Predicted 3D model of a 1388-nucleotide RNA (small-subunit ribosomal RNA) from an uncultured bacterium.
RNAcentral holds the sequence, with entries from ENA and SILVA.
[in-house]
RNA sequence: GAAAUCUUCUAGAAGAUCAGGCCUAACACAUGCAAGUCGAGGGAGAAGUUUGACUUCGGUUAAACGGAAACCGGCGCACGGGUGCGUAACACGUAUACAAUCUGCCUUCAACAGGGGAAUAGCCCGGAGAAAUUCGGAUUAAUACCCCAUAAUGUAUAGAGAUCGCAUGAUCUUUAUAUUAAAGCUCCGGCGGUUGAAGAUGAGUAUGCGUCCCAUUAGUUUGUUGGUGAGGUAACGGCUCACCAAGACUACGAUGGGUAGGGGGUCUGAGAGGAUGAUCCCCCACACUGGUACUGAGACACGGACCAGACUCCUACGGGAGGCAGCAGUAGGGAAUAUUGGGCAAUGGACGAAAGUCUGACCCAGCCAUGCCGCGUGCAGGAUGACGGCCCUACGGGUUGUAAACUGCUUUUAUAUGGGAAGAAACCCCUGAUUUCUAUCAGGGCUGACGGUACCAUACGAAUAAGGAUCGGCUAACUCCGUGCCAGCAGCCGCGGUAAUACGGAGGAUCCAAGCGUUGUCCGGAUUUAUUGGGUUUAAAGGGUGCGUAGGCGGGAUAUUAAGUCAGUGGUGAAAGCCUGCAGCUUAACUGUAGAAUUGCCAUUGAAACUGGUAUCCUUGAGUUCGGUUGAGGUGGAUGGAAUAUAUCAUGUAGCGGUGAAAUGCUUAGAUAUGAUAUAGAACACCAAUUGCGAAGGCAGUCCACUAAGCCGUUACUGACGCUGAGGCACGAAAGCAUGGGUAUCGAACAGGAUUAGAUACCCUGGUAGUCCAUGCUGUAAACGAUGAACACUCGCUGUUGGCGAUAUACUGUCAGCGGCCAAGCGAAAGCGUUAAGUGUUCCACCUGGGGAGUACGAUCGCAAGGUUGAAACUCAAAGGAAUUGACGGGGGCCCGCACAAGCGGUGGAGCAUGUGGUUUAAUUCGAUGAUGCGCGAGGAACCUUACCUGGGCUUAAAUGGUAUUGGACCGUCGCCGAAAGGUGACUUUCUUUAUGACUAGUAUCAAGGUGCUGCAUGGCUGUCGUCAGCUCGUGCCGUGAGGUGUUGGGUUAAGUCCCGCAACGAGCGCAACCCCUAUCCUUAGUUGCCAUCAGGUAAUGCUGGGGACUCUAAGGAGACUGCCUACGUAAGUAGUGAGGAAGGUGGGGACGACGUCAAGUCAUCAUGGCCCUUACGUCCAGGGCUACACACGUGCUACAAUGGUCGGUACAAGGAGCAGCCACUUGGCAACAAGGAGCUAAUCUCAAAAAGCCGAUCUCAGUUCGGAUCGAAGUCUGCAACUCGACUUCGUGAAGGUGGAAUCGCUAGUAAUCGCAUAUCAGCAAUGAUGCGGUGAAUACGUUCCCGGGCCUUGUACACACCGCCCGAUCUGCUAAAAACUCGAGC
Repeated sequence: GAAAUCUUCUAGAAGAUCAGGCCUAACACAUGCAAGUCGAGGGAGAAGUUUGACUUCGGUUAAACGGAAACCGGCGCACGGGUGCGUAACACGUAUACAAUCUGCCUUCAACAGGGGAAUAGCCCGGAGAAAUUCGGAUUAAUACCCCAUAAUGUAUAGAGAUCGCAUGAUCUUUAUAUUAAAGCUCCGGCGGUUGAAGAUGAGUAUGCGUCCCAUUAGUUUGUUGGUGAGGUAACGGCUCACCAAGACUACGAUGGGUAGGGGGUCUGAGAGGAUGAUCCCCCACACUGGUACUGAGACACGGACCAGACUCCUACGGGAGGCAGCAGUAGGGAAUAUUGGGCAAUGGACGAAAGUCUGACCCAGCCAUGCCGCGUGCAGGAUGACGGCCCUACGGGUUGUAAACUGCUUUUAUAUGGGAAGAAACCCCUGAUUUCUAUCAGGGCUGACGGUACCAUACGAAUAAGGAUCGGCUAACUCCGUGCCAGCAGCCGCGGUAAUACGGAGGAUCCAAGCGUUGUCCGGAUUUAUUGGGUUUAAAGGGUGCGUAGGCGGGAUAUUAAGUCAGUGGUGAAAGCCUGCAGCUUAACUGUAGAAUUGCCAUUGAAACUGGUAUCCUUGAGUUCGGUUGAGGUGGAUGGAAUAUAUCAUGUAGCGGUGAAAUGCUUAGAUAUGAUAUAGAACACCAAUUGCGAAGGCAGUCCACUAAGCCGUUACUGACGCUGAGGCACGAAAGCAUGGGUAUCGAACAGGAUUAGAUACCCUGGUAGUCCAUGCUGUAAACGAUGAACACUCGCUGUUGGCGAUAUACUGUCAGCGGCCAAGCGAAAGCGUUAAGUGUUCCACCUGGGGAGUACGAUCGCAAGGUUGAAACUCAAAGGAAUUGACGGGGGCCCGCACAAGCGGUGGAGCAUGUGGUUUAAUUCGAUGAUGCGCGAGGAACCUUACCUGGGCUUAAAUGGUAUUGGACCGUCGCCGAAAGGUGACUUUCUUUAUGACUAGUAUCAAGGUGCUGCAUGGCUGUCGUCAGCUCGUGCCGUGAGGUGUUGGGUUAAGUCCCGCAACGAGCGCAACCCCUAUCCUUAGUUGCCAUCAGGUAAUGCUGGGGACUCUAAGGAGACUGCCUACGUAAGUAGUGAGGAAGGUGGGGACGACGUCAAGUCAUCAUGGCCCUUACGUCCAGGGCUACACACGUGCUACAAUGGUCGGUACAAGGAGCAGCCACUUGGCAACAAGGAGCUAAUCUCAAAAAGCCGAUCUCAGUUCGGAUCGAAGUCUGCAACUCGACUUCGUGAAGGUGGAAUCGCUAGUAAUCGCAUAUCAGCAAUGAUGCGGUGAAUACGUUCCCGGGCCUUGUACACACCGCCCGAUCUGCUAAAAACUCGAGC
């Protein structure tokens, strides 16, 4: 350097005198071309032309011209062109050296060129062979070859002298000896030849420095390292050889392995760096693979030779030919890279005296949007903001959009026609000038592949010319529809489960633009390998510890040196490129020119502060000496008591032991217990400590011996002797291993007993190895302060150990340790803080996302176990640290609640009622489902309700409104069909202003209707935590921040109630109070209520006159506030059988429910977004169903009886209701009720009897005179209608049930329990339900351990859909990858 698309992404100008174009197979190559040239070196000379002669008219022959092909000879072919295989190397780069070298053609200088000879190609003749090719004979030339001569300033040897050099040595002069040259051609001008010297150019060699990865490559080497001699080379050299010596390289990485051409440069980056080595330039290497030399100035030679090999081709099978990594081109490989083009016109090269010939170098053209650059696809006006599209809140608006249409203008480009370059100047030829006669100059002439190209002019007409990606954030750009965790998107985060700006389409927008987007690669961001410029307590990371080698670093003074360092100068650092100025193509890209830069290397001259070297000295670092002192420092030995176990004896008797509880176990063969004696091994209570010692591991009874260290004090001495420390060496808990001892206790494994769903565990009874000793090995630990060593510096307070100063641990100072709390500072924070994690210096070790994995392989150590070193594939988007707020805990503290406890009564068992599940059904409509569903929505399902089912009907509809039009009342009555709805027919009939009215029906039309779906799209309402005491805000302060503080703390309260304290001060929503009912009193007012006093009257009654006293009614007030007293307390407040009071500490009850939680409930009360149905999912009607019934559950009623049942008598409420009503009273009926019939729209009348209670009687413990289910019969009432499916009455029947398992519910005082009364709904009623009312009227609370729920503080957390969390292991299934067995082939 890209690549892909190839009719279908797109591409106007075939734009540019701008570039680039096999990164893979250094794979194989058909065909053509890419190196020839010279006749002025040589011989020979074809075709052809001209002339003459002859001629059979075909031609033959002679001469001249001509010069092909091949040959000898010269020069070239070593350049140019290609490729990057190999190469980690003096290959390359840079700087030097050659006194160790060569150099054709070219330039300069000097000298020379005499004579002779023998061949051989070719040609001719003959032969072999298919061919390539080759053999023999005859004959011949040269600038081919050979010999002789001449010759030095050449070369070689030996010698003398001079000068010079860093050394070997070099240069010059000179003597002697030896040896070596040549070629001709000619147009007569010249060209060429030989030798020597010098230059230039090119090449060779040597050296310093630089130049990739792996140590899981640590040792390598025998021509190896050096020497002497010889050979060889242009030249030095183990380059080669003989002999001698035993060296040479290596941790500053040898050797080995892998990869790779190197550089200038290129890309990126602020730079330092990182990556890279296309095009262009320099160097190297290679030319089918490997090897070899020849020729030559130069090659070990791309288009030369030979040999070997592989491959291809020809063959007559005998034998031959070939090498595109030259230019085109082909096949193949690949994601992928072009024409078998033109020309030597220019530039350059080879040969030639030249003309010229050759040149796939080169110059051009062709192909490719591959890159870079430039141009165009129009410009201006134009609003009713047109049509269409899209969107919306939709009579309309927004957007596309001045966009279009339309009007005017321009003409680059395209198209057509015409003109038309520069690049060219030379060589050469002609003429002329000068002239040293060989050159120079002037003028003219000749020469263009590209190309009729660039460019110019004219004509024409907006005419010929726009796409791609994107639009959730990063990141510029938004809506609709479709889809519904599907289809799909995706760089990361992530989107999609019915309202997707993220998928697909559309409209619109954004960014680029003849391109756009994707993929790949490199750098950047990444301070994420950190030199610039990082870290290691807890995130990854300090080696287990010490000693010490190399290395690194190192105290003070003086002198010297000049290696590092700094400065000046010189050389070099090729060109191109980058950068800057200017210039040339219309501009730019591009190119030219000039400069700058090239940070490097070398040389040289200086400087001397710092580092280094050398020398001399110093004492403060370090060490030694002297005197004290400390300690569980180490090693060896000795010894002591307590405890334990065992043994024996004794006492003694039935258990012991063990646990949560037990059992296994021990024990009448005498245990346990107690006493005595003996033996054994191990460990050392108290002292004991935040203590001490040691490098770490670690060290504890006492004594002795040996030994090490620290500290303190203090003289003297040495004189930097120091610090750190890769490798190395030593030490190194426990467990483990080996050998031999020992074995009391404890105790892996193991056994038994328990626990448990299981229990290979935790608990218990036993028990082997081990635990102990000696010797050896192992070499690891959360070997931790998770903090390497050393030195210096940087506020303090406090405790303690050792020493010194002192009589003294009174106190104080100081040195060395061991602790606690803090300033500054540091830190992500927690925290650290003179014992640093602070500030600095030196050295070592280690880290670079999680998993895979401290695994595999290799190496090494080990007896083994295993240790040390230590990856990758693959996989994830996290893993991790510290802190915060919550939630949670079989964590802690404090507190509350009928939460437990203490009590009373129930439920769970029976029968029935009612709701639910399930089942059934045509349908059993729907919803509610832990607490927070289940006598719930429903405070009234026979029809209706009703939403469900079956069947029959209607389609602007059952209702309402508007418009238009028709009709006339509508309504109603009747007949027929029908289950009804409905259909059909008949009859009857208005007001009035006479119309456009009212009302009503039909038709048309505009608005319907839906208890259809989504409560996870919503409003509203509601449940629950919970009437729990909490939930927050402003400002301030603290924290990097999330957040905290306030709101925590000490008290107190029913209460975040109040008080005190406090970096908080205040405030809000909650609590409380304000509201209602009730308990007492007062005032006012007395009817329908009341009746004490007075009067009248009755069989009796406030019945009447009257009265307001009382009760009561209903308005207003009073009253209760810890206000008073005592005690305690700072206060708040608490306590009291206190006082007073009707009531006492919120008097009792109600209404009232903070921020929020449960995607809690409700789309079926209602409302409502979206979706769905429209002769039906709407609507009307009849019948059925919601009342089903093996069963299960919830809530209730009635009971099981004597504190009771039945019968008779008798007393006392409150709160309600009533005209389609309550119904006194009378009569009838056993009764439900019926028939009559007053009063009352209610403090007047009625429902209305309250019941339990009380007084009597009876029953006498039974399935009963308990209990009433069930069933039968007869009725009553409501209602259109009681069959499915009502209630009630009477008579008869008389089931279960004898107080209820596990479990569970309610209630703390006028409460529970018990007793009735009323009402709503309602025709009636399945009401035993619900909501209210009063009557009678208890027991108990020690207390907060436990259960449940809640509040506050605190703690742990790997939880945050928050413990109904998270998560580990195993197993199964599917998919994927790898491996083994096995099989085949090849090689050794």

Its Rfam family is "Bacterial small subunit ribosomal RNA".